[in-house]
RNA sequence: AUAGUAAACGGCGAUGGAGUUCGCCUUUAAGUGCUGCUAAGCUAAUGACUCCUACAAGCGU
Numbered sequence: 001a002u003a004g005u006a007a008a009c010g011g012c013g014a015u016g017g018a019g020u021u022c023g024c025c026u027u028u029a030a031g032u033g034c035u036g037c038u039a040a041g042c043u044a045a046u047g048a049c050u051c052c053u054a055c056a057a058g059c060g061u
Base pairs, nucleotide, nucleotide: 010025011024012023013022016052017051018050019049020048021047033042034041035040
């Protein structure tokens, strides 16, 4: 370095972290948002729920 076998594990779900849960993938994988000819524009820190952090808007002190 390559190949095989077995065991223990793992990874992913459009911007951060954690818990729960669901789904998906088996490393040649799951995954990498949408609109628009272009320019450009739009939603969202979740797959779903909750909490924290960041950001935005409004009100009050």